Overview
The RNA shown here (SAH (S-adenosyl-L-homocysteine) riboswitch aptamer) has 86 nucleotides and comes from Noviherbaspirillum humi. The coordinates come from a structure-prediction model, not an experiment, and the mean pLDDT is 76.
RNA sequence: ACUUCCAAGGAGCGUUGCAGCAUGCCGUUUUUCAACGGCAUGUCAGGCUUGGACCUCGCAUCAUUCGCAAACCGCGCUCACGUUAC
Repeated sequence: ACUUCCAAGGAGCGUUGCAGCAUGCCGUUUUUCAACGGCAUGUCAGGCUUGGACCUCGCAUCAUUCGCAAACCGCGCUCACGUUAC
């Protein structure tokens, strides 16, 4: 650094639907399997950031101690928490 998983970033309801995913149809390549693309339907607003673990790869003298730890998440409504004003 990558893959997957986990945790955290205070929540609920409604809503649109990009990506992704599922199904179907069509097209291209192909001996076939299959791959890719397009369309339709359904689902869909933690897919983002931080930390940890796992796998793989790369780099690098190592270890310990102390300190710090956030910025964000379409739209509408509501709750919680905090501050301020009256």
The model forms 100% of the base pairs in the Rfam consensus. Its Rfam family is "SAH (S-adenosyl-L-homocysteine) riboswitch aptamer". Gene Ontology terms of the family: regulation of gene expression and S-adenosylhomocysteine metabolic process.